Predicted 3D model of a 67-nucleotide RNA (Fluoride riboswitch aptamer (crcB RNA motif)) from bacterium BMS3Bbin08.
RNA sequence: UUAAAUAUAGGCGAUGGAGUUCGCUUAAUCGCUCCACAAUGAUGGGGCUGAUAACUCCUGCUAUUCC
Numbered sequence: 001u002u003a004a005a006u007a008u009a010g011g012c013g014a015u016g017g018a019g020u021u022c023g024c025u026u027a028a029u030c031g032c033u034c035c036a037c038a039a040u041g042a043u044g045g046g047g048c049u050g051a052u053a054a055c056u057c058c059u060g061c062u063a064u065u066c067c
Base pairs, nucleotide, nucleotide: 010025011024012023013022016058017057018056019055020054021053031048032047033046034045035044036043
């Protein structure tokens, strides 16, 4: 310096925070769709849903109704 293993843990699950549960991980993870360029994956321009991985609460956003 590199690789592997172990331990304590940590971290992640398309937009914020907390609790519980689940799954995954030393990278887990980084939504869908249309068009153009292009030719198997990048770029550019549009459209759409969602603050949860799941449940609950708070905050924000959106729609409707009432005062």